The RNA shown here (SAM riboswitch aptamer (S box leader)) has 120 nucleotides and comes from a Dehalococcoidia bacterium. Its mean pLDDT, the model's own confidence on a scale to 100, is 81.

[in-house]
Formats: sequence, structure tokens, C1' cells
RNA sequence: CUCUUAUCCAGAGUGGUGGAGGGACCGGCCCUACGAAGCCCGGCAACCAGUUUGGGAAGGCUCCAGGCCGCCCAACAUGGUGCCAAGUCCGACCCUGCCGUCCGCAGGGAGAGAUGAGAG
Repeated sequence: CUCUUAUCCAGAGUGGUGGAGGGACCGGCCCUACGAAGCCCGGCAACCAGUUUGGGAAGGCUCCAGGCCGCCCAACAUGGUGCCAAGUCCGACCCUGCCGUCCGCAGGGAGAGAUGAGAG
């Protein structure tokens, strides 16, 4: 970088450092010297691994005593990531409804993006 797949309406600091940007892109609309990004600390969450305990089930193996492996749910938060303004901040393409049109609003989908896990 590409592909597959799951998730994206919850949650997270009155700290230190830093010193002008940030919210992917475009259009908006915002945040920001009452201090942006980045870094450190802190925190949130529970995707993967792990652990332990508890529970469940009609699985497999077995020397059929019992045990081993695996599965589901719950717990923990040790490791790997991730995340900590606003719904992925909103829209951007298509469809439907509210109006006959525009504007606008609501709903659904696509696309794009983000993150995890797996593969190349």
C1' cells in the first nucleotide's frame, strides 16, 4: 500500500511541557492566547492476546474414573493496539417522506474515512 471482515449516537484531565494552529480531503460550521498541534503524565474503552473465577451448552478426543481441547456468556485490565470538543462535527452521490417547485427538515442506502483483527 491492497484485499476481507467487525465496529463507528456511549466513555475519557481545572495536570505538566509547548507556543499557533486544529477538526482527513472539498464546502460549511466550529475549536483555539481563558493556550492549537506535538510530547509526557493521567484517563476511557474492551477489538486482539492473556489470566482467573463464575456460569452455560445438544461439540471433539480419550485409558470412559476423570481429564484434555474447543465453543458461548460474564469478570479482570497484565500485554498489543486504539481512543480522550461537537454523531465519523454536518453536508458532499442515490432513494423515500413532509410541500406541487425551490429552500429546508426527517429517514434509509452508497461512497469516503477511522480503528481492530486476519490475509497478501